[in-house]
Molecule: Bacterial RNase P class A
Organism: Flavobacteriaceae bacterium
RNA sequence: UAAGUUGGUCGCCUUAUCGCUAUAUUUUAUAUAGAGGAAAGUCCGAACACCAAAGUACAUCAUAGUGGUUAACAGCCACCGAUUGUAAGAUCAGGAAUAGUGCAACAGAAAGUAUGUACAGGUAAUGCUGUAGUGAAAUCAGGUAAACUCUAUGAGGUGCAAUGCCAUGUAUACCAGCUAUAAGAGUUGUACGCUCAAUGUUGGAGGGUAGGCAGCUAGAAUAAAUUGGCAACAAUUUAUCAAGAUAAAUGAUAAGGGCUUGAAAAAGUACAGAAUUCGGCUUAUAGAUCUACUUAUUUA
Numbered sequence: 001u002a003a004g005u006u007g008g009u010c011g012c013c014u015u016a017u018c019g020c021u022a023u024a025u026u027u028u029a030u031a032u033a034g035a036g037g038a039a040a041g042u043c044c045g046a047a048c049a050c051c052a053a054a055g056u057a058c059a060u061c062a063u064a065g066u067g068g069u070u071a072a073c074a075g076c077c078a079c080c081g082a083u084u085g086u087a088a089g090a091u092c093a094g095g096a097a098u099a100g101u102g103c104a105a106c107a108g109a110a111a112g113u114a115u116g117u118a119c120a121g122g123u124a125a126u127g128c129u130g131u132a133g134u135g136a137a138a139u140c141a142g143g144u145a146a147a148c149u150c151u152a153u154g155a156g157g158u159g160c161a162a163u164g165c166c167a168u169g170u171a172u173a174c175c176a177g178c179u180a181u182a183a184g185a186g187u188u189g190u191a192c193g194c195u196c197a198a199u200g201u202u203g204g205a206g207g208g209u210a211g212g213c214a215g216c217u218a219g220a221a222u223a224a225a226u227u228g229g230c231a232a233c234a235a236u237u238u239a240u241c242a243a244g245a246u247a248a249a250u251g252a253u254a255a256g257g258g259c260u261u262g263a264a265a266a267a268g269u270a271c272a273g274a275a276u277u278c279g280g281c282u283u284a285u286a287g288a289u290c291u292a293c294u295u296a297u298u299u300a
Stems, first nucleotide, its partner, number of pairs: 001296005007290004012257007020034006036271001040282002043280005048159004055192005060155005065079005080094001081092004095150002100148002102144002117132005163214004174204005184196004221240008258269004
């Protein structure tokens, strides 16, 4: 210098005028704050709320080397192994093929405990033995289990439109089934058991309500330093408080500047927008920039 690999950061800025939402105040005007690294997908795990007090057997589903981390996880970290790359690295749904069943196009004589193409050896006789040929795989074979399966371990449901409170209003009415040793509902599915709980329960038709408040943002929180650890991460100390809308606010206009392409003029300025919250994974992304490492070449 060129080409790569790993891990990050930013992803438009400034000024002026006007506007929207929340909070506070000496209150009708000031001050402060106001959409992300993925807010997306709804894939995985939880917190929280309600059902709810209970298991046993079978089924179904999930996970799968060893250890650590975490609230938990199929996540992350380390080591081992396999595949791949010159390498730095990357990927892995990584237990079991003598418990059983299945699958392998074409080619080839034949894809399975074969009566078998050509050549050779051998036998009483027989594919009994070897070589060649086809093929990814050829003689009671091997491969394959994100094929069925087996083994080990585990698994409740619904979700902030959960749930709770207040107000308003109506129909304690009608039809049908089952039912007092119960029916019915709940418990991932089925069965038993258990609970509701001791006059109800299921279905149909019909009537009223659709309003307000809470949940709603101080957290398994963020940042820095120290200590422990290969690391993920953990502990301690100090500091900080970063939207809570409710049919949806977080903006509009003007001027100047930054960056990218271009000789200039000029053009462009990515992916995209909170809705209970958090830890991950996956996908999308114009570009700019930083660290460490690898390979090749050159110079000292």